Model confidence (mean pLDDT): 77 of 100. A computed fold for a 98-nucleotide RNA from Acidobacteria bacterium 37-71-11, annotated as TPP riboswitch aptamer (THI element). Of the family's consensus pairs, 95% are formed in the model. The organism belongs to Acidobacteriota, within Bacteria.
[in-house]
RNA sequence: GAUUCACCGUGGGGGUGCCCCGCUUUGGCGGGGCUGAGAUCACACCCCUGGAACCUGAUCCGGGUCAUGCCGGCGUAGGGAACGGGCCUGAGGGCGUC
Repeated sequence: GAUUCACCGUGGGGGUGCCCCGCUUUGGCGGGGCUGAGAUCACACCCCUGGAACCUGAUCCGGGUCAUGCCGGCGUAGGGAACGGGCCUGAGGGCGUC
């Protein structure tokens, strides 16, 4: 000096399964367990184009499990939500990147 990858502000996009036990008006509710950032919509967690947060493919394929997108493939596939400002400090000054 520039800038937004960090950060801040405001907004936005997502997912919420599987197994066991008990209750039950068979609609569902309560407790426990598994994986995970998040599994009771938490004012939580994750993600916002540098986009695998998440969806479709999918009642998919292989492995594994009590079971399940639990793991891997699929995936250089197709979709998918953002703008602004640098920030902190009373000042001095300090801090992310080049």

Its Rfam family is "TPP riboswitch aptamer (THI element)". Rfam describes the family as follows. Vitamin B(1) in its active form thiamin pyrophosphate (TPP) is an essential coenzyme that is synthesised by coupling of pyrimidine and thiazole moieties in bacteria.